RNA sequence: CCGUGCUAGGCGGGGAGGUAGCGGCGCCCUGAAUCCGCAAUCCGCUCUAGCGGGGCUGAAUCCCCCUCCGAGGGGCUUCCGCUCCGGUCGCCCCGUCGCCUGGGGCGUCGAUGGCUCGGGUCCCGCGCGGUGCCGGCUCGCGAACCAGGUCAGGUCCGGAAGGAAGCAGCCUUAAGCGGAUCCCGGUAGGCGCAGCGGGGGCUCCCGGACCGGAGUCACAGGCGGCGAUCAGGCGUUCGGGUUGCGGAGCUUCGAUGGGGGGUGCACGG
Numbered sequence: 001c002c003g004u005g006c007u008a009g010g011c012g013g014g015g016a017g018g019u020a021g022c023g024g025c026g027c028c029c030u031g032a033a034u035c036c037g038c039a040a041u042c043c044g045c046u047c048u049a050g051c052g053g054g055g056c057u058g059a060a061u062c063c064c065c066c067u068c069c070g071a072g073g074g075g076c077u078u079c080c081g082c083u084c085c086g087g088u089c090g091c092c093c094c095g096u097c098g099c100c101u102g103g104g105g106c107g108u109c110g111a112u113g114g115c116u117c118g119g120g121u122c123c124c125g126c127g128c129g130g131u132g133c134c135g136g137c138u139c140g141c142g143a144a145c146c147a148g149g150u151c152a153g154g155u156c157c158g159g160a161a162g163g164a165a166g167c168a169g170c171c172u173u174a175a176g177c178g179g180a181u182c183c184c185g186g187u188a189g190g191c192g193c194a195g196c197g198g199g200g201g202c203u204c205c206c207g208g209a210c211c212g213g214a215g216u217c218a219c220a221g222g223c224g225g226c227g228a229u230c231a232g233g234c235g236u237u238c239g240g241g242u243u244g245c246g247g248a249g250c251u252u253c254g255a256u257g258g259g260g261g262g263u264g265c266a267c268g269g
Base pairs, nucleotide, nucleotide: 001269002268003267004266005265006264009057010056011055012030013029014028015027020046021045022044023043024042034054035053036052037051038050063262064261065260066259067258068257072253073252074251075250076249078248079247080246081245082244084240085239086238087237089235090234091233092232094227095226096225097224098223099222100221101220102219104217105216106215113211114210116208117207118206119205120204122199123198124197125196126195127193128192129191131188132187133186134185135184136183138179139178140177141176147172148171149170150169155164156163157162
């Protein structure tokens, strides 16, 4: 060095959890990786750390040691982003004023404007209407006795004729209860009305007379200023602070893989 046979060893590993600690069934990650039995109100062990029974492989690509990369899991705190609440600011949305554009309406049969007069809009009172409430009218019901009429039976007076009071029943009504439209009356006021009267006269509107002599009006779009709204939408910034997610940092464990090193026995040639 080669051949044959055997043994040590290997036939997965890791995380969290659990445990005095270790390993396992279970969960999770990775994956190239035997069979049967036991096992989470646990099963088996004791720093040599699953136990029991089989099978395969077998001294090296497969075993052991060191080291590097590093899937993945756990923990921590800070920061960042999102989610939640609140506030500030800006824009859209809303209103108003001015300018420009567009096409229209009106206008020398006199526009905008000015002055003046009258009216409305505003306030008060009255009036009218409507509405709510109440009462009357109307219809119906409605009294054992303390309402009326009629009063069976019975009772009383009378010699008789005939009278008297009067319960029940029936009828009609009082108090009261209920209903429906019209009508009448009362009352109330954050209802309505250029109905009348009075007041007031800032704004705006309508009309008349006069002055004056060419523009003016609304709509649509654009620009700018001011205001309003913080109801809604968008964005920005600040503060608060639960939960959850993602990222970053630190830390812990760490599969697979890469590199290096190491390691038997027997026989024969």
Source information:
The prediction has a mean pLDDT of 75. Predicted 3D model of a 269-nucleotide RNA (Bacterial large signal recognition particle RNA) from a soil metagenome. The sequence is in RNAcentral, with records from MGnify.